This is a predicted structure of a 73-nucleotide RNA (transfer RNA) from Mauremys mutica. The organism belongs to Mauremys, within Eukaryota. The coordinates come from a structure-prediction model, not an experiment, and the mean pLDDT is 82. It matches the Rfam family "tRNA". It is annotated as a transfer RNA. Rfam's curators write: Transfer RNA (tRNA) molecules are approximately 80 nucleotides in length.
RNA sequence: GCCCCGGUGGCCUAAUAGAUAAGGCAUUGGCUUCCAAAGCCAGCGAUUAUGGGUUCAAGUCCCAUCUGGGGUA
Numbered sequence: 001g002c003c004c005c006g007g008u009g010g011c012c013u014a015a016u017a018g019a020u021a022a023g024g025c026a027u028u029g030g031c032u033u034c035c036a037a038a039g040c041c042a043g044c045g046a047u048u049a050u051g052g053g054u055u056c057a058a059g060u061c062c063c064a065u066c067u068g069g070g071g072u073a
């Protein structure tokens, strides 16, 4: 240089062939306890790496860029 795969809350991982961005951990409040841990209940938190395009509608499709990993001489 070329080829392939990935980038989604603080962390990890989903989201069919484009139509409400889901779950776990963490965190906050409550119940429980003499206090705590564990457990249970509830809440908060995402412009889906960046920019543009297609579309009534994009995490998803197209283009460019950034970044991580792998392959190739």
Base pairs, nucleotide, nucleotide: 001072002071003070004069005068006067007066010025011024012023013022027043028042029041030040031039049065050064051063052062053061